[in-house]
């Protein structure tokens, strides 16, 4: 060239076409002489990017970009 898979919170990954969520991480509190551990509890999303479809899209379709892998 050409075929697949990936892209979602700061990191690892969830999510039948109907409120975008879970641990780690972080703030704040409580416990403790302190510090960790431990417990309540906040904060964090342009779901890569641009368009279709649909009442409704992370999720279905079409094009780009980026990483991976496979063929030539």
């Nucleotide at each position: 060239u050409c075929c697949g898979g990936a892209g979602u919170a700061g990191c690892u990954c969830a999510a039948c076409g109907g409120u975008a969520g879970a641990g780690c991480a972080u703030c704040u509190c409580g416990c403790u002489g302190u510090u960790a551990a431990c417990g309540a509890g906040g904060u964090g999303g342009u779901u890569a990017c641009a368009g279709g479809u649909u009442c409704g899209a992370a999720u279905c379709c079409u094009g780009u970009c980026u990483c991976c892998g496979g063929a030539g």
A computed fold for a 72-nucleotide RNA from a Candidatus Roizmanbacteria bacterium, annotated as transfer RNA.
The RNAcentral record of the sequence draws on ENA.
Rfam family: tRNA. Gene Ontology term of the family: triplet codon-amino acid adaptor activity. It is annotated as a transfer RNA.